A computed fold for a 74-nucleotide RNA from a Patescibacteria group bacterium, annotated as transfer RNA. Rfam family: tRNA. Gene Ontology term of the family: triplet codon-amino acid adaptor activity. By type it is a transfer RNA. Its mean pLDDT, the model's own confidence on a scale to 100, is 81.

[in-house]
């Protein structure tokens, strides 16, 4: 220098033939339970879907560029 893959909640990850209000597990907070803790049950908070631009009535999803990480070739 060139090719490929990945980027979504604090962590690990789903979700994309473009359309519902963006989700799960773990974690965190509150309540219940308990003498207390844990377990368990109920509820809740938490997201610029890496960044910018484009296409479209409509984009996490399609296109372009950039950034970061992993990997292959040289």
């Nucleotide at each position: 220098g060139g090719g490929g893959c990945u980027a979504u909640a604090g962590c690990u990850c789903a979700g994309u033939u473009g359309g519902c209000u963006a989700g799960a597990g773990c974690g965190c907070c509150u309540c219940g339970c308990u003498u207390g803790c844990a377990c368990c049950g109920a509820g809740g908070a938490g997201g610029u879907c890496a960044a910018g631009g484009g296409u479209u009535c409509g984009a996490c999803u399609c296109c372009c560029u950039u950034u970061a990480g992993c990997u292959c070739c040289a």